The part of an RNA shown here (small-subunit ribosomal RNA, central domain) has 348 nucleotides and comes from an uncultured prokaryote. It matches the Rfam family "Bacterial small subunit ribosomal RNA". RNAcentral holds the full RNA, with entries from ENA.

Context: one part of a larger RNA
RNA sequence: CUGGGCGUAAAGCGCGCGUAGGCGGACUAUUAAGUCAGGGGUGAAAUCCCGGGGCUCAACCCCGGAACUGCCCUUGAUACUGGUAGUCUUGAGUUCGAGAGAGGUGAGUGGAAUUCCGAGUGUAGAGGUGAAAUUCGUAGAUAUUCGGAGGAACACCAGUGGCGAAGGCGGCUCACUGGCUCGAUACUGACGCUGAGGUGCGAAAGUGUGGGGAGCAAACAGGAUUAGAUACCCUGGUAGUCCACACCGUAAACGAUGAAUGCCAGUCGUCGGAUAGCAUGCUAUUCGGUGACACACCUAACGGAUUAAGCAUUCCGCCUGGGGAGUACGGUCGCAAGAUUAAAACUC
Numbered sequence: 001c002u003g004g005g006c007g008u009a010a011a012g013c014g015c016g017c018g019u020a021g022g023c024g025g026a027c028u029a030u031u032a033a034g035u036c037a038g039g040g041g042u043g044a045a046a047u048c049c050c051g052g053g054g055c056u057c058a059a060c061c062c063c064g065g066a067a068c069u070g071c072c073c074u075u076g077a078u079a080c081u082g083g084u085a086g087u088c089u090u091g092a093g094u095u096c097g098a099g100a101g102a103g104g105u106g107a108g109u110g111g112a113a114u115u116c117c118g119a120g121u122g123u124a125g126a127g128g129u130g131a132a133a134u135u136c137g138u139a140g141a142u143a144u145u146c147g148g149a150g151g152a153a154c155a156c157c158a159g160u161g162g163c164g165a166a167g168g169c170g171g172c173u174c175a176c177u178g179g180c181u182c183g184a185u186a187c188u189g190a191c192g193c194u195g196a197g198g199u200g201c202g203a204a205a206g207u208g209u210g211g212g213g214a215g216c217a218a219a220c221a222g223g224a225u226u227a228g229a230u231a232c233c234c235u236g237g238u239a240g241u242c243c244a245c246a247c248c249g250u251a252a253a254c255g256a257u258g259a260a261u262g263c264c265a266g267u268c269g270u271c272g273g274a275u276a277g278c279a280u281g282c283u284a285u286u287c288g289g290u291g292a293c294a295c296a297c298c299u300a301a302c303g304g305a306u307u308a309a310g311c312a313u314u315c316c317g318c319c320u321g322g323g324g325a326g327u328a329c330g331g332u333c334g335c336a337a338g339a340u341u342a343a344a345a346c347u348c
Base pairs, nucleotide, nucleotide: 004319005318006317007302008301012316014201015200016199017198021194022193023192025088026087027086028085029084030083031082033081034080035077036076037075038074039073040072041071042070049065050064051063052062053061054060091191092188093187094186095184096183097182098181099180103177104176105175106174107173108172109171110154115149116148117147118146119145120144121143125136126135162169163168206247207246208245209244210243211242215241216240220236221235222234223233258315259314260313261312262311263310266293267292268291269290270289271288272287273286274285275284276283277282278281297304298303321348322347323346330341331340332339333338
């Protein structure tokens, strides 16, 4: 390279936007680049192949033919692809009218609880555990009542519920703002899909500077346990967790399932719309999400099954025995931690 694959065996980039490129709806006309057909030129000789011949045979050599699957020129064909011109509305988008939502950013605000501080009542224990001890307490703890401070998180509602491209998003109110769904007719007229590079977003932990610090809690200290106990349990406790700005760029970033489009039995839930009917809260139809089961079909099996892992098409990414190794070296990025790209020897 030709293949075969990528839910769990190796393999879908964490997720968007988008450049080049690849691919691309219906109809008409034209062109003739791709495509197909005819003719011509060329495709040196040798080699290869076929037929015949010469060395006693063979290797070897000689003669003839075919072939050299290619390129160029020319004459035609016009279904398909491409080019050009025009038309269209189903793909895509715009407009109008409704609707749902923890989508995002900023500001404000509420109650419960923990901790601390002050005051009152009150007295000898409290904590904690398998059992204890470290610890706190007669300088008045624990308990209980009132007042205050401060930080963080938002019980119930809550739901295989909702929203978001993913990461993710949950008290309440306001401001700004992104996307989505349904219905309607009007408009644009293929404006589309994917996307190497590129660029942006990206949990937690970690890093820098400045704040903040209630609870929790790596490290650390002590008490236990134990043969030991650098742990599990307990008492403390610093980074951190929180905020602002800047970095990092990774996760079992998972549906372990790339994106888009079309087609292929159903049944039952649930969320958001629309239409019709009436028994006015149900039934039927339909569009868009989110689930359970199940047929065809697929699968090594498990299982998947209109939200496909079915049947097809387009584009991208990735895999090619295990270890060595996601390592070394080099490059790029980073303040660092490290990230990314990525081998070989050797070995089974």
Its mean pLDDT, the model's own confidence on a scale to 100, is 89.